[in-house]
Context: one part of a larger RNA
């Protein structure tokens, strides 16, 4: 100087991206417990008190034929210690957003999560020698099942709830009609031949699916508009006009894990708040199963703020142990 440990005067987060690390809580037994809530919870909430040894009373319980052994509780007196759950062991709590409901599962080796899952919702395929998956096949999983089953997808408990658009992609339907390929036709022409004949060209017609066509679906993929004017202060604009669309964004939510300008205004909260919480809506660029909005519980998960608590600090210091260093 370093490391691992102890203690520490006043302040007590002033420390830092952050209470990162440490203190502190901690057990048992009484008492006592809010808001919300899916009535189960929240709950060990919170937040207070007893707890060690002796005597004595009065009651639980276990053995025992009984004599008696062993366990406990309550209440009541005295007793010692600085300290009685005496040492180890062994919850810090409260409040408020966000995400996901939930227990789970994940990057062996820098991520454990708001990511995956997952019940539970949708929509779809499939009538059994099923669809699907494998496999050259035979076969085999599906299933010793059978639509209350089995692939596929999306969405994510649970409550209120999912608008509008089929113009484009898909996909589903559609006994017309167009286009269409081999194939079928065989008109015409050509070669060659003395002819029969052989060879070749090949027109119309005729020919599927597909595509064009007509319709249909969006919890399929996806989309969900400009401008200009108007109200007896001002300012806005319930109103009108006008264009363009297949429709122009509905409920709900909003500077938001989503807002650029922005530290947006206002309010709470500090003596002072780019965060934070509640509102405002001018939503650069939220919106409904690529869900929307809420939610009790739950989280080694993030914001934020409060009480304990402390060497995180102000502001550092002693010690013991180990190192290093000096000297022998």
């Nucleotide at each position: 100087u370093g490391g691992c440990a102890u203690u520490g005067a006043a302040g007590g987060a002033a420390c830092u991206c952050g209470g990162c690390a440490a203190a502190a809580u901690g057990c048992c037994c009484c008492c006592g417990u809010a808001a919300c809530u899916u009535c189960g919870g929240g709950a060990g909430a919170a937040g207070g008190g007893g707890g060690c040894c002796c005597u004595g009373u009065u009651c639980c319980c276990g053995g025992g034929c009984a004599a008696c052994c062993a366990g406990g509780a309550a209440c009541a007196g005295g007793g010692g210690g600085c300290a009685c759950a005496g040492a180890c062991c062994a919850g810090g709590g409260g409040g408020u957003g966000g995400c996901g409901a939930c227990u789970g599962u994940u990057u062996a080796u820098u991520a454990a999560a708001a990511a995956c899952a997952u019940a539970g919702g949708u929509c779809u395929c499939u009538g059994c020698g099923a669809a699907g998956c494998u496999g050259c096949a035979a076969g085999g999983c599906g299933a010793c099942g059978u639509a209350u089953a089995g692939g596929g997808a999306c969405u994510g408990a649970c409550g209120c709830c999912u608008g509008c658009c089929c113009g484009g992609u898909g996909c589903c339907g559609g006994a017309a009609g167009g286009u269409u390929a081999a194939g079928g036709g065989g008109a015409u022409g050509g070669g060659u031949g003395c002819a029969a004949g052989c060879c070749u060209u090949g027109a119309a017609c005729u020919g599927a699916a597909g595509c064009c066509c007509c319709g249909g679906u969006a919890a399929a993929c996806g989309g969900c508009g400009g401008c200009c004017g108007u109200a007896a202060c001002u300012a806005u604009a319930a109103c009108g006009g006008u264009c363009c669309u297949a429709a122009g964004g509905u409920a709900g939510c909003g500077a938001a894990a989503u807002u650029c300008c922005u530290u947006g205004u206002c309010g709470g909260g500090u003596a002072a708040g780019u965060u934070c919480c509640g509102a405002c809506c001018c939503g650069c660029a939220c919106g409904a199963a690529u869900g929307g909005c809420g939610u009790a519980a739950c989280g080694a998960c993030u914001u934020c703020c409060c009480c304990a608590c402390u060497g995180u600090c102000u502001c550092c210091a002693a010690u013991g142990c180990c190192a290093a260093c000096u000297c022998a």